[in-house]
This is a predicted structure of a 528-nucleotide part of an RNA (small-subunit ribosomal RNA, 5' domain) from an uncultured bacterium.
The full RNA is in RNAcentral, with records from ENA and SILVA.
Its mean pLDDT, the model's own confidence on a scale to 100, is 82.
Context: one part of a larger RNA
RNA sequence: GAUGAACGCUAGCGGCAGGCCUAACACAUGCAAGUCGAGGGGCAUCGAGAUCAAAGCUUGCUUUGAUUGUCGGCGACCGGCGCACGGGUGCGUAACGCGUAUGCAACCUACCCAAAACAGGGGGAUAACACUGAGAAAUUGGUACUAAUACCCCAUAACAACAGAAGAGGCAUCUCUUUUGUUUGAAAACUCCGGUGGUUUUGGAUGGGCAUGCGUUGUAUUAGUUAGUUGGUGAGGUAACGGCUCACCAAGACGACGAUACAUAGGGGGACUGAGAGGUUAACCCCCCACAUUGGUACUGAGACACGGACCAAACUCCUACGGGAGGCAGCAGUGAGGGAUAUUGGUCAAUGGACGCAAGUCUGAACCAGCCAUGCCGCGUGCAGGAUGACGGCUCUAUGAGUUGUAAACUGCUUCUGUAUGAGGGUAAACUCACCUACGAGUAGGUGACUGAAAGUAUCAUACGAAUAAGGAUCGGCUAACUCCGUGCCAGCAGCCGCGGUAAUACGGAGGAUUCAAGCGUUAUCC
Repeated sequence: GAUGAACGCUAGCGGCAGGCCUAACACAUGCAAGUCGAGGGGCAUCGAGAUCAAAGCUUGCUUUGAUUGUCGGCGACCGGCGCACGGGUGCGUAACGCGUAUGCAACCUACCCAAAACAGGGGGAUAACACUGAGAAAUUGGUACUAAUACCCCAUAACAACAGAAGAGGCAUCUCUUUUGUUUGAAAACUCCGGUGGUUUUGGAUGGGCAUGCGUUGUAUUAGUUAGUUGGUGAGGUAACGGCUCACCAAGACGACGAUACAUAGGGGGACUGAGAGGUUAACCCCCCACAUUGGUACUGAGACACGGACCAAACUCCUACGGGAGGCAGCAGUGAGGGAUAUUGGUCAAUGGACGCAAGUCUGAACCAGCCAUGCCGCGUGCAGGAUGACGGCUCUAUGAGUUGUAAACUGCUUCUGUAUGAGGGUAAACUCACCUACGAGUAGGUGACUGAAAGUAUCAUACGAAUAAGGAUCGGCUAACUCCGUGCCAGCAGCCGCGGUAAUACGGAGGAUUCAAGCGUUAUCC
């Protein structure tokens, strides 16, 4: 000098930041991922309409009841997209994990953009609903019906795949272009008629996958290690190369330039310190990785071997009718425990961003805000000027007095940052959307108006009042700025080091005074 700090004493305000470093310990409760009716059948619920019946009378209206998916809409269901993002944690990992630089002639990429071509015909189911069972429950069986942008079949088409030929090129395997042949496989509708969606292929963009050079902690009181091990041939598998896996063959491969083993550890940008070299560190923010009670496995999907998905095993907790079931906060709050120690079971989707949707919009503990904490940094204040009989009181001394506290106080005048009260109050908002207008290429661009603010009546400003509401901590032997008196008497105690205390202690305890920092000051811990 620094800190994600803690403890002691003290404490007026604001801005900006930060806030479980320990038990990846266990978790009550609520919320954290939905959305689309412009894909579908339907209609539990809420409105509207229609029909029927009854009552009232103003004689064509009101009220009540029933029926009806007819309309708005919509719980559950089928279907699509999303749930692989966002958020958390640092267990594991000494590794192509990370950093940096390359390569892929060995690869994938939903949504988005550009280009080309296409969408013909047919079929069988199933959920919901209904009926009926089993079970304490979780859940689940059977029968019958039905729809789709759900599923299947046929047709058509390749620049897609495979093989051959010719030409060109390269980086070894090879690649590209042209051409011939073979093979396989497409589609879905909705519509407010504007369009939106669907299928195939190519290119792009974005995101990923893989490989490689170099760098990446300690111990040799760890010296040998290895059997899919090292390589080859063939096959399988993968989006893709590869012992990735398998069969066979060979006997290799690594190692004092430190293999193997053990211990420790997420890596980096950065942060702290230092003149630098270096040392230390990895909180907050950003990038990458790994993980989601522990271990394993795959399914779906463009993408996962998936935190709030599935299955199996294990430990733990809970329910049970004892037959069987349910659960996973290292999401946001919150609880217990551990600990020296770390916050609210808050508000809003107004902005930014995300998912879905044509949109309106819905969802969003991401985010934006507020609450708590002097945890840190920065800023402001606790008045200013005058005022000597140098007051009273305290302390000290050479003691009728002097010195000091000290212009300090009282007293006089001034100010109002802060405080209290009252009032005004900008910007974060412009988009989307709606209405109108303009331009043309006719669905895009631009313009005008309207709508929308959690924070919050906050920031800020004005007025009134009135010095009013606001100073402590540590130290004073030397290092080290700051000294005397009293008490104690190697006791009680102090102490970072040297050391102090055994009767005049500037070193212990108290007092007066002083020094220093200041809403903080000290102590402890850790790093340079």